[in-house]
């Protein structure tokens, strides 16, 4: 320097192809059973989708450009 991957709550992904209310598991936070502690089951907060711009009535999803972090290749 070319090319390709991936980037979405704290953490680990799912959604993207086909635009149309941002989800799932663990975590957490409160209740509840239990003498606790560990579980169980109930309810709950928390991201507006690495950045920037575009197209659209409307983007995570679709175009551009950039940053990071891998991988190839010279």
């Nucleotide at each position: 320097c070319g090319g390709g991957g991936c980037g979405u709550g704290g953490c680990g992904c799912a959604g993207u192809c086909u635009g149309g209310u941002a989800g799932c598991g663990c975590a957490c936070u409160g209740g509840u059973c239990u003498c606790g502690g560990g579980g169980u089951c109930c309810a709950g907060g928390g991201g507006u989708c690495g950045u920037a711009g575009g197209u659209u009535c409307g983007a995570a999803u679709c175009c551009u450009a950039u940053c990071g972090c891998c991988c190839c290749g010279a």